[in-house]
RNA sequence: GGUUGCUUAGUCUAGUGGUUAUGAUUUCUGUCUUACACACAGAAGGUCGCCAGUUCGAUCCUGGCAGCAACCA
Numbered sequence: 001g002g003u004u005g006c007u008u009a010g011u012c013u014a015g016u017g018g019u020u021a022u023g024a025u026u027u028c029u030g031u032c033u034u035a036c037a038c039a040c041a042g043a044a045g046g047u048c049g050c051c052a053g054u055u056c057g058a059u060c061c062u063g064g065c066a067g068c069a070a071c072c073a
Stems, first nucleotide, its partner, number of pairs: 001072007010025003018056001026044006049065005
């Protein structure tokens, strides 16, 4: 330098055009316990990497940029 793939909550992750973005973990609160842990219940936490475009409507499709990974040279 070229090709391909990936980027979603503090962390990991599901979601492949449709009206509240999923689950686990984490943190907080409550129940339980002498107390802690576990367990159970509830809550908090997201500009879906950035900028444009297509569309009635974009996490999803298209282009560019940035970052990461693999392969080729």

Source information: A computed fold for a 73-nucleotide RNA from Punctularia strigosozonata HHB-11173 SS5, annotated as transfer RNA. Rfam family: tRNA. Rfam classes the family as a transfer RNA. Model confidence (mean pLDDT): 83 of 100.